[in-house]
Molecule: SAM riboswitch aptamer (S box leader)
Organism: Psychrobacillus sp. NEAU-3TGS
RNA sequence: UUCUUAUCCAGAGAGACGGAGGGAUUGGCCCGAAGAUGUCUCAGCAACCAGCCAAGUUUAGGUAUGGUGCUAACUCCAAUAGGCGGCGAUCGCCUAGAAGAUAAGAA
Numbered sequence: 001u002u003c004u005u006a007u008c009c010a011g012a013g014a015g016a017c018g019g020a021g022g023g024a025u026u027g028g029c030c031c032g033a034a035g036a037u038g039u040c041u042c043a044g045c046a047a048c049c050a051g052c053c054a055a056g057u058u059u060a061g062g063u064a065u066g067g068u069g070c071u072a073a074c075u076c077c078a079a080u081a082g083g084c085g086g087c088g089a090u091c092g093c094c095u096a097g098a099a100g101a102u103a104a105g106a107a
Stems, first nucleotide, its partner, number of pairs: 001107008013042005021031003025079004043071003048067003051063003075099001080096006
């Protein structure tokens, strides 16, 4: 980097550095000199994998020791296809998908 599987409306922030854009892409909408994004430290959340405990047989529980991950907004919303509502709209809702993120495995 590619492929497969699972999950994505829950949860969890302080300090230091730094100084301009950032939220993947496009559009919207937001965040940002009252200092964002980012990096580091500490803290926390969660429970995917490993470990441990319990149970004991059809696959569910607990713990948080290790490996990841995460700590603005539902993946911030939409994007493609179909359906429903609505007189209608650049309106609202539903289902599936695409794209993306994370984990585990494989090449």